The RNA shown here (small-subunit ribosomal RNA) has 1495 nucleotides and comes from an uncultured bacterium. Its mean pLDDT, the model's own confidence on a scale to 100, is 84. RNAcentral holds the sequence, with entries from ENA, Greengenes and SILVA. Its Rfam family is "Bacterial small subunit ribosomal RNA".
């Protein structure tokens, strides 16, 4: 501090994701120890049992256990001690403290700051003063009633620091009264005059100036009340609340202010600075992250407030409306004799239940604290400890050194090894921790007694005697021994770590992206290896990374995001000068920010956690004081912003009235005939009842050609024919006034296209719907013919548009250049220049993610408003609100996805454009499809018809030749180290070869013959046995390699430097031109250079030269019936080897050039002379595992191998390529002519002879320029057939043969005779080819025993066409739009069917919390009342004075009743919505998507 992930690739936007860290966690697998800390986060859910609050010399009353005495034989009786103890009551103090919980509260609550002049404070402290005289009662006690109980009632007795009266008594307290000080309004305080008026309690002993109490009074100190400013969470889809409500007066209440509470009078109080109402939440120091600011959160620890089954209520008290008191009601559990009673663990263990989940029904008061007491001391689940849990930090260990034959053993392997691995083992050592044995703290200080100091029992010091739950722990010592002690997660990328084996889109993984469909570093196991380590991983939360809500620190023109446009309210900023304040503001100074924590330093536990001390912070608030420059705020001035005043200008700015003419349709009339409209073509339609056409005349509506302009008004919508009226506004020019009057505007108020609604009016064209014609597979659309709303017009509603410059207003600044529009100004001949104020255009800086913007900014500020925060869901739903309605505004969730989008690159693609090219197309010629047969394929068929090739690029293909063989395929018969190879061990001596039987043949049995070298060992060579291996044309061409097809012999592919861009890429390689060609040239931020084009190569075309036999023969001579036969020759041919020749090199014409053009010129050939070889980066998981080769896989007495017979040759059919032909350019017979290229010894075979013929029979000659094959044919020449199923055609069949081969049935070629089928030129549609070429004829070869219509080649005859790129096909190049990149065979939308998931609506159903009226009212406070009842005072008494019970009254918890509103559940049936490999039906949309989309 970043990273993955939208794209083919970029940039930028944007949203998921993850790396960190933290946790009261919990789950899984695994676990030696030790310290410190922490443990119901869920049911404020019920609770069994124990234990959490008592204690006291203030009072009366007063035991028994035991033990001693004494009497008694003993039961026993009595006395002391136990003991004034225990237990229980009066009574003081305490119980309101400590401990738990976070239900409830959004403020009566917290926190900071202040205030009480509006208060109270038990018990402690200082201080003054006092403490006196007297009553009357009552519980325990006793008796007696009621009751199960719990208790309750009645008599009798008594006591007190309990109760009552009196007395004193003030500096208290009220009432009147003036005085001084001070204050903050009311007022406070402090002297004083006066007049009322109020107390007390004792007990103990050392008996005294004691001690501990008590009462007043002041004054502390602690504590609590009450008030006030600020802060303190979401929701406006909660916008208004509010009757004690707001204030006053009087009165009442209270420790104290108040509407606190009553009456009575006013009408007030709060809210957009968010009231009220709905959700959620104890609040805080802190805590956790974060750089920080911030966000979350408020376990443990402390502070503060609430609650103590749920509601309500007082009493006690200083102090409670009271956790372990009290009443009352309700709900729940328990007793009960059914009448009636008792209880509250959110105190400490604990127990059920609830949950993922959270512990002992310990142990001590030893130490801090704390409640009583005078102490002793008792209490004390506070507290200190201990237990239990890896829950969490923190430490420790689970050994160290040395140790290579780098042992074994796993894994991998190319078999070489390598890797686990110094790792073990093995040697030396150590002893933490853990075991055993021994020793042993610290935490303790005291209280008491006694005794110095001292004014003092405060405090301090001394002695003496005691006190540890933990714990016989910590810790030290000793023995022995490496001895008892490691796991988990990952190992595609992010992310540090890779093999193999198994599965086979299966099982499975996964935080994102994504793995798995037989070679899986992603699943599982195993080996290795990373990381962390007693832990290690996963789930959850939360913060960060996210500048991803942007205060620090974001944006809105196309990515989400500017309001459709204006007036203007609040608020929000606001010109220049002074002066005054000092509220913001800035300084310094005081108080206050509790401690803990966090940070620094130091110390203390062996270290660390942990803890001590001490610093410092704690950024806050409050206060004094000062400064006064900017800002508020008062006042004053000023003019530059802003406005008025006047003089001008321009305009489709609005409004209303009135007019015009053209063109449309209709009417009426005249002319005049058969059509007219319409269309891509057509038809409805219209028209002989006279239409269109055409002429006059005449009605109606509606728009206003030309002018006319990225011109002009206006805020926006919008506004176009002319005239008047009425009116807004804006720009110029001048000088004067006014004096900041401004800017922007959240709610409101107006405007506001089109379409729509009402009402009434008008209706010529046009025209949703609707009808018909058309197209079409269909056409509820495009197109055609017609046609209502509607469009106008008046009044009203609707408020909406891709209301757009997709760009809020408003102000200042920042190079120009060029057109226009209005005014001005100079010089006027044109015209030029300049201000101002529009409106375009092009452009620098700058700015942008790129496009682009750019003085009309999207630059640079600066105010003020609107709006954004990931696709969808969805601008939907509920609700509110308008609105006749349609609908508009506001505007969510559930759910779902990893993207959605922008702008820019390269390709691809288009039924976009442009140039060019090609037997593409036109122009020919020949053909294919039709027929019959050949052959290959599909399909059937079969035991088998082996396989493989499948648009172009499969289909006479692999197959240059399937009768056996081949052969892979079926059937049947053998054979297992196998038909062939080679390697080790062991045995045997042959092996071939000849019979014989068997058999279909392999093969089996047997019989006969039968080894070399070496004395031997043994070796060669063979057999048989065994062993690792052999072998497979099984599998996978989508695991390969090498061939190969194809776009295409098309002109393209790229690379270095440099430049250009953020980047992807571009540029070069685009352009002008030019060619077959990226061919060359110009030009030009490129400038070079590769693979590709061409060239070199080879064949033919001419020529030379050399060379001349088997080739040739002009010339000489021989010779023959004839022949280069022969002697000679090498001149010609020719042959085969080496040059030459052709370069647009010459001329003319265009052109810059390049190059083109020309019946040019020469020349044998002319612009590449023909042709052939030669395939650029690269596509197409293209073809081949059966050509070879090869990785995996899978068979192993068989998926291998031998043999025999069958199949690959089947046959309803279809497809492809081919031959034959359909005749007269032509068939049949005679005769006659001229070729190339090749082939031959297991061949070629001659001449002669048979045979109609295929062929036989012979055998010359030749390993070939010698000999054969070899006859070429079409052609010529001569006859015949004359237009027909023929004398065309030859299939098919019959007979008979020949010839290869063992072997011609299945199934070969040919031959002769006989037979003589389709077919008469071939539908849609399509195929080849521009010259020695189609076409047409023969001849060779390869393959082969043999079998060629096929394939290669060869060489005779030899056309006819191309005007010419609009079309159809491919193809280059440039441009262009794109939602495609698997790239148009692409992408993609809707209904509809299915499954599945959440939602909204719905007749009702249920449940909830709150308010409302009304009833009913419990217990209690006040009030009233008190005829009943009473000890204490008065009175002699009657009585009274006071109390009290009892009844009412108000207010009031629960509860009951009604009627409405909310929210949540649920709901038959209903809407859409999302999701889901291969469902239907279409084709909307992306390209001009094929009717340009789209709002």
């Nucleotide at each position: 501090a970043g990273a993955g992930u939208u794209u083919g690739a970029u940039c930028a936007u944007g949203g998921c994701u993850c790396a960190g860290g933290a946790c009261g966690a919990a789950c899984g697998c695994u676990g030696g120890c030790g310290g410190c800390g922490u443990g119901c986060u869920u049911a404020a859910c019920a609770c069994a049992u124990g234990c959490a609050a008592g204690u006291c010399u203030a009072c009366g009353a007063g035991a028994a256990a035991g033990g001693g005495g004494u009497a008694g034989c003993a039961a026993u009786a009595u006395c002391c001690c136990g003991a004034g103890u225990a237990a229980a009551g009066u009574g003081g103090c305490g119980c309101a403290a400590g401990g738990g919980u976070g239900a409830g509260u959004a403020a009566u609550a917290u926190g900071u700051a202040a205030g009480u002049a509006a208060u109270c404070u038990a018990c402690c402290c200082a201080u003054g003063g006092g403490u006196a005289c007297g009553g009357a009662a009552u519980a325990a006690c006793u008796c007696g009633u009621c009751g199960a109980a719990a208790g309750a009632c009645g008599g009798g007795a008594u006591a007190a620091u309990a109760c009552c009266g009196u007395a004193u008594a003030a500096u208290g307290c009220a009432g009147c009264g003036g005085c001084a000080u001070c204050g903050c309004a009311u007022g406070a305080u402090g002297a004083u005059g006066u007049u009322g008026u109020u107390a007390a309690a004792g007990u103990u002993c050392u008996c005294g100036a004691a001690a501990c109490g008590c009462c007043u009074a002041u004054g502390g100190a602690u504590g609590a009340g009450c008030u006030u400013g600020c802060a303190u969470c979401c929701g406006a889809u909660u916008a208004g609340c509010u009757a004690g409500u707001u204030g006053g007066u009087a009165g009442g209440g209270u420790a104290a202010c108040u509407g606190c509470c009553u009456a009575c009078c006013a009408a007030g109080g709060c809210g957009a600075c968010u009231a009220u109402c709905g959700g959620u939440a104890g609040c805080u120091g802190g805590u956790c992250u974060g750089a920080g600011a911030g966000g979350a959160u408020g376990a443990u620890c402390a502070g503060c407030c609430a609650c103590a089954c749920u509601g309500g209520a007082a009493c006690u008290g200083a102090g409670a409306c009271a956790c372990g008191g009290u009443c009352c009601a309700g709900a729940c559990u328990c007793c009960u004799a059914c009448g009636g009673g008792a209880g509250g663990c959110a105190g400490c263990a604990g127990u059920g239940a609830g949950g993922a989940a959270u512990a002992u029904u310990g142990g001590g008061c030893a130490a801090u604290g704390g409640a009583c007491g005078g102490a002793a001391g008792u209490c004390u689940g506070a507290c200190c400890c201990a237990g239990c849990a890896a829950c969490g930090c923190c430490g420790c260990g689970u050994g160290g050194a040395g140790g290579a034959u780098g042992a074994a053993u796993g894994c991998c392997g190319u078999a070489a090894g390598g890797u686990u691995g110094u790792a073990a083992a093995c040697u030396c050592c150590u002893u933490u921790u853990g075991a055993a044995g021994g020793g042993g703290a610290c935490g303790a200080a005291a209280a008491u007694u006694c005794u110095g100091a001292u004014a003092g029992a405060a405090u301090c010091g001394g002695a003496a005697c005691u006190u540890g739950a933990c714990u016989g722990u910590a810790c030290c010592c000793u023995u022995a021994g490496a001895a008892g002690a490691a796991g988990c997660c990952c190992c595609g990328g992010c992310u540090a770590a890779c093999u193999a084996c198994g599965u086979g889109c299966c099982a499975g993984c996964a935080g994102c992206c994504g793995c798995g469909g037989u070679a899986a570093u992603a699943c599982g196991u195993a080996g290795g290896g990373g990381g962390c380590a007693a832990g290690c991983g996963u789930u959850g939360u939360c913060c960060g990374g996210a500048u991803u809500u942007a205060c620090u620190g974001g944006g809105u023109g196309u990515a989400a995001a500017g309001g459709g446009c204006g007036c203007g309210u609040a608020g929000g900023c606001g010109g220049a000068u002074c002066u005054g304040u000092u509220a913001g503001u800035c300084a310094a100074g005081g108080g206050u920010g509790a401690a803990a924590u966090c940070c620094u330093a130091c110390a203390g536990c062996u270290u660390a956690a942990c803890u001590g001390u001490a610093g410092a912070a704690c950024u806050g608030c409050c206060u004094u004081u000062g400064a006064u420059a900017c800002u508020g705020c008062a006042a004053a001035u000023c003019u530059u912003g802003a406005g008025u005043u006047c003089g001008g200008a321009a305009g489709a700015g609005a409004g209303u009235a009135g007019c015009g003419g053209a063109a449309u349709u209709c009417c009426a009339g005249g002319u005049g005939u058969a059509g007219u409209g319409g269309u891509g073509a057509a038809a409805u339609a219209c028209g002989u009842a006279g239409a269109u056409a055409u002429c006059u005349g005449g009605a109606a509506g509606a728009a206003c050609a030309c002018c006319a302009g990225u011109g002009g008004c206006g805020a926006a919508c919008g506004c176009g024919g002319c005239u008047a009226c009425u009116u807004g506004g804006u720009c110029c020019g001048u000088a004067a006034c006014u004096g900041a009057c401004g800017c922007u505007g959240a709610g409101g108020c107006g405007c506001g296209a089109a379409a729509g609604c009402g009402u009434g009016g008008g209706g010529a064209g046009c025209a949703a719907a609707c009808a018909g014609g058309a197209u079409u597979a269909g056409a509820u659309a495009c197109c055609c013919u017609g046609g209502u709303a509607g469009u106008c017009c008046a009044c009203g509603c609707u408020g909406u548009a891709a209301a757009c410059g997709a760009u809020g207003a408003a102000u200042a600044c920042u190079a120009g250049g060029u057109g226009u529009u209005g005014c001005c100004c100079c010089a006027u001949u044109a015209g030029g220049g300049g201000u101002c104020a529009g409106u375009g255009c092009c452009g620098c800086a700058g700015c942008u993610a790129a496009c682009g913007c750019a003085u009309u900014a999207a630059g640079u500020a600066u105010u003020c408003c609107a709006c954004c925060u990931g696709g969808g869901g969805a601008g939907u739903a509920c609700g509110a609100u308008c609105g006749c309605a349609a609908g508009g505004u506001u505007g969510a969730a559930a759910c779902u996805c990893a993207a959605a989008g922008g702008a820019a690159u390269u390709g691809a693609c288009g039924g976009g454009g442009g140039c060019c090219c090609g037997c593409a197309c036109a122009a020919g010629c020949a053909g294919u499809g039709g027929a019959g047969c050949a052959u290959g394929u599909g399909g059937u068929u079969u035991a088998a018809u082996u396989c493989g090739a499948u648009g172009c690029a499969a289909c006479g293909c692999g197959a240059a030749g399937a009768a056996c063989c081949u052969u892979a395929c079926c059937u049947a018969g053998g054979c297992u180290u196998g038909a062939a190879a080679g390697g080790c061990a062991a045995g045997c001596g042959a092996c071939a070869g000849g019979g014989u039987a068997u058999g279909a043949a392999a093969g089996u049995a047997c019989c006969c013959c039968u080894c070399c070298a070496g004395c031997a060992a043994u070796g060669g060579c063979g057999c048989u046995u065994g062993u690792a291996c052999a072998g497979g044309u099984g599998c996978u061409g989508c695991a390969u390699g090498g061939c190969u097809g194809u776009c295409g012999u098309c002109a393209g592919c790229u690379c270095g430097u440099g430049c250009c861009g953020u980047g992807a890429g571009g540029u070069g390689u685009u352009g002008g031109g030019u060619u077959a060609a990226g061919u060359c040239u110009c030009g030009c931020a490129a400038c070079g250079a590769g693979c590709g084009c061409a060239a070199c190569c080879c064949c033919u075309a001419c020529c030379a030269u050399u060379a001349g036999u088997u080739g040739c023969c002009a010339u000489c001579a021989g010779g023959u019936u004839a022949u280069g036969c022969u002697g000679g020759g090498c001149a010609c041919u020719c042959u085969a080897a080496u040059g030459g020749g052709a370069c647009u090199g010459c001329c003319u014409a265009c052109g810059c050039a390049a190059g083109u053009a020309g019946u040019g010129a020469g020349g044998a050939a002319g612009g590449u002379g023909g042709g052939g070889a030669u395939g650029a980066c690269g596509u197409c998981a293209a073809g081949u595992c059966a050509g070879c080769a090869u990785g995996g896989c899978c068979c192993u007495u068989a998926c291998g191998u031998c043999u025999a017979g069958g199949g690959c040759u089947a046959c309803a059919c279809a497809c492809g390529u081919g031959c034959u032909a359909c005749a007269a350019u032509g068939g049949g017979u005679g005769c006659u002519a001229c070729a190339a290229c090749g082939g031959g010894u297991a061949g070629c075979u001659a001449a002669a002879c048979c045979g109609c013929g295929a062929g036989g029979u012979g055998g010359a000659g030749c390993c070939a320029a010698u000999c054969c094959c070899u006859a070429a044919a079409a052609g010529g020449c001569a006859u015949c057939c004359u237009c027909a199923g023929u004398u065309c055609g030859g299939a098919u069949u019959g007979g008979a043969g020949u010839c290869u081969g063992c072997a011609a049935c299945u199934c070969g070629a040919c031959u002769c005779c006989a037979u003589g089928a389709a077919g008469c030129u071939g539908g849609a549609a399509u195929u080849g080819c521009u010259a020695g070429u189609a076409a047409u004829c023969g001849c060779g070869c390869a393959u082969c025993a043999g079998c060629a219509c096929g394939g290669c080649g060869c060489g005779g005859u030899g056309a006819a066409u191309a005007c010419g790129u609009u079309c159809c096909c491919g193809g280059g190049c440039c441009u262009u739009g794109u939602a495609c990149a698997c790239a148009c065979c692409g992408c993609c939308c809707g209904u509809c069917a299915a499954g599945c998931c959440a939602u909204g609506g719905a007749a009702g159903c249920c449940g909830g919390g709150g308010g409302u009226a009304c009833c009913c009212g419990a217990a209690g406070u006040c009030a009233g009342u008190g005829a009943c009842u009473c000890a204490a005072c008065c009175g002699c008494a009657a009585g009274g004075a006071g109390a009290g019970a009892g009844c009412u009254g108000c207010c009031u918890a629960a509860g009951g009743u009604a009627a409405a509103a909310c929210c949540g559940g649920u709901g038959a049936c209903u809407g859409g919505g999302g999701c889901u490999a291969a469902g239907u039906c279409g084709u909307a949309a992306c390209a001009a998507g094929g009717u340009a989309a789209c709002c």